[in-house]
Model confidence (mean pLDDT): 82 of 100. The RNA shown here (transfer RNA) has 73 nucleotides and comes from Candidatus Norongarragalina meridionalis. NCBI's taxonomy places the organism under Archaea, Nanobdellati, Candidatus Micrarchaeia, Candidatus Norongarragalinaceae, Candidatus Norongarragalina. Its Rfam family is "tRNA". Rfam classes the family as a transfer RNA.
RNA sequence: GGGGGGAUGGGGUAGCCUGGCAUCCUGCCAGCUUUGGGAGCUGGCGACCUGAGUUCGAAUCUCAGUCCCCCCA
Repeated sequence: GGGGGGAUGGGGUAGCCUGGCAUCCUGCCAGCUUUGGGAGCUGGCGACCUGAGUUCGAAUCUCAGUCCCCCCA
């Protein structure tokens, strides 16, 4: 220098092709239960890497950038 893949709650992860309410596990908070703790149950909290564009509407499509991984040179 060229090509490919990836970035989503505190941690992990689905959704992206085919645009519209963002999934699940864990965590945290509250309640129930228990003599207490743990476990279990119920409810709640919290996220789309950055910027721009297209669109009524973008995690998703387009462009640029940053970072990580792999291959080629």